[in-house]
RNA sequence: UGUUCAUCUAGAGCGGUUGAGGGACAGGCCCUUUGAAACCGCGGCAACCGGCGAGCCAUCGCACGGUGCCAAUGCCUGACGAUGAGGU
Numbered sequence: 001u002g003u004u005c006a007u008c009u010a011g012a013g014c015g016g017u018u019g020a021g022g023g024a025c026a027g028g029c030c031c032u033u034u035g036a037a038a039c040c041g042c043g044g045c046a047a048c049c050g051g052c053g054a055g056c057c058a059u060c061g062c063a064c065g066g067u068g069c070c071a072a073u074g075c076c077u078g079a080c081g082a083u084g085a086g087g088u
Stems, first nucleotide, its partner, number of pairs: 003086006013042005021031003025078004043070003048066003051062004074080001
């Protein structure tokens, strides 16, 4: 990179640096100098994988490790995309 499976109307943000964009794409509609994006620190949400525990062996719990996520239903529609796990 392509591929398979699962999930995507729940949930969760503050501070510092910085300073104009951001919501992947198109069209909308929004957010944003009352501070966008990015980076850093700390915090949190969730429970996909590992771990640990329970179990009636269906599953459930904890949140220690690996990811992910913390405006709006994946913001809406379209096309599609994102994340996780697996196999090649």
This is a predicted structure of an 88-nucleotide RNA (SAM riboswitch aptamer (S box leader)) from a bacterium. Its Rfam family is "SAM riboswitch aptamer (S box leader)". Its family is annotated with regulation of gene expression in the Gene Ontology. Rfam describes the family as follows. The SAM riboswitch is found upstream of a number of genes which code for proteins involved in methionine or cysteine biosynthesis in Gram-positive bacteria. The prediction has a mean pLDDT of 89.